[in-house]
This is a predicted structure of a 107-nucleotide RNA (SAM riboswitch aptamer (S box leader)) from Anaerobacillus sp.
RNA sequence: UUCUUAUCACGAGAGAUGGAGGGACGUGGCCCUAUGAAAUCUCAGCAACCAGCCAAAAGGUCAGGUGCUAAAUCCAUCAAGCUGUUUUUAAGUUUGGAAGAUAAGAA
Numbered sequence: 001u002u003c004u005u006a007u008c009a010c011g012a013g014a015g016a017u018g019g020a021g022g023g024a025c026g027u028g029g030c031c032c033u034a035u036g037a038a039a040u041c042u043c044a045g046c047a048a049c050c051a052g053c054c055a056a057a058a059g060g061u062c063a064g065g066u067g068c069u070a071a072a073u074c075c076a077u078c079a080a081g082c083u084g085u086u087u088u089u090a091a092g093u094u095u096g097g098a099a100g101a102u103a104a105g106a107a
Stems, first nucleotide, its partner, number of pairs: 001107008013043005021032003026077004044069003049065002052061003073099001078096006
């Protein structure tokens, strides 16, 4: 990097350095940010995917390996259904998909 599977409306922030951006990409919204963005470091916290332990199993326990700590993966984007409309569009809504993130396994 690619593939497969699972999950993604739960949960959890302070300090130091830093100094203008950030919320994955494009577009459209919306939002965070000099009352200090990104990034790095320290400490703290959340979480049971893997490992460990207990159990016949269901499951429980545990922070060792990862991961995470604004907003649903911030929302939409593609398709179908429904509502609505004389019709079309706009709008709303539901489901599925795509993309992405994380874990485990494989190549």
NCBI's taxonomy places the organism under Bacteria, Bacillati, Caryophanales, Bacillaceae, Anaerobacillus.